[in-house]
Molecule: transfer RNA
Organism: Candidatus Hydrogenedentota bacterium
């Protein structure tokens, strides 16, 4: 350099046919306990990587770029 994959909550990840974004864990508050752990109940104001365009409407489809991962080519 070429090809492919990934980018969404603090972490790991879902997100259907484009129609106002969710789960588990963590965290916080509470219950219970002599007190903890475990358990139970409740709690999310997220630049959906950036920019641009399409659309009534984009996390999703399109273009450009960025970051990371894998394969491959070249140089040494």
């Nucleotide at each position: 350099g070429g090809c492919g994959g990934u980018g969404u909550a603090g972490c790991u990840c879902a997100g259907u046919u484009g129609g106002u974004a969710g789960a588990g864990c963590a965290g916080c508050g509470g219950a219970a306990u002599c007190a903890g752990a475990a358990u139970c109940c409740g709690c999310g104001u997220g630049u959906c990587c950036a920019c641009g365009g399409u659309u009534c409407g984009a996390g999703u489809a399109c273009g450009u770029g960025c970051a990371c991962c894998g394969c491959u080519a070249c140089c040494a």